[in-house]
Context: one part of a larger RNA
RNA sequence: CGUUGGAAAUUUGAAGGAACCUGUCCUUAGUACGAGAGGACCGGGAUGGACAAUCCUCUGGUGUAUCAGUUGUUCCGCCAGGAGCAGUGCUGAGUAGCCAUGAUUGGAAGAGAUAAGCGCUGAAAGCAUCUAAGCACGAAGCUCAUCCUAAGAUAAGAUUUCCCUAUUAGAUCUGUGGGAGACUACCACUUUGAUAGGUCACAGAUGUAAGCGCAGCAAUGUGUUGAGUCGAGUGAUACUAAUAGAUCAACAGA
Repeated sequence: CGUUGGAAAUUUGAAGGAACCUGUCCUUAGUACGAGAGGACCGGGAUGGACAAUCCUCUGGUGUAUCAGUUGUUCCGCCAGGAGCAGUGCUGAGUAGCCAUGAUUGGAAGAGAUAAGCGCUGAAAGCAUCUAAGCACGAAGCUCAUCCUAAGAUAAGAUUUCCCUAUUAGAUCUGUGGGAGACUACCACUUUGAUAGGUCACAGAUGUAAGCGCAGCAAUGUGUUGAGUCGAGUGAUACUAAUAGAUCAACAGA
């Protein structure tokens, strides 16, 4: 821009894409079959492999703005306590997020038409013949079925609701942000508010802070103390910022 007024929402599905795998064990049943050795079809159930999608409860990895320990050095006047630098200085742990080796789920079941093949009826050809007329079966394959996209499907579909009262329905910009993201887009919110930050509580991480007391000549230990600190998590709370404002849209539809 189109879809022939504008808008919001819910949809149909032409068409396209994805997927389609398979083992072992138990049972039927040591049955049918077979002299025996051996040993089923059909049917029912269980459990795996590889692959795929989704997710982070568990097991783990990462986690350079979390916590602790510690070496050297510079600085904060000194002690104590800290900060900077040394690959995040090194080391031990680790929330959220992301992730797999972890978790969950999937291939199913069914229908139709068939291939090779097996048949029924049956002539040409008094017989025979699955075929010539006719009819019935038959595959991991084909078409459906499952999942996803999908009306620019220009044959541009359908349904519901709203607006046309110059105070419209609605949309955009601006602003706060995000499980969304290169930008854009998408989604949530914008005081009639929990959108982000802060604060409080909790979860969780680290592992008993500093100061002071006590014991010890001291290193150090111990009590206060599961303390102190804490990025992303959960909930609550308007304290801060979303204030204010601007723009498009108007034709009852050639």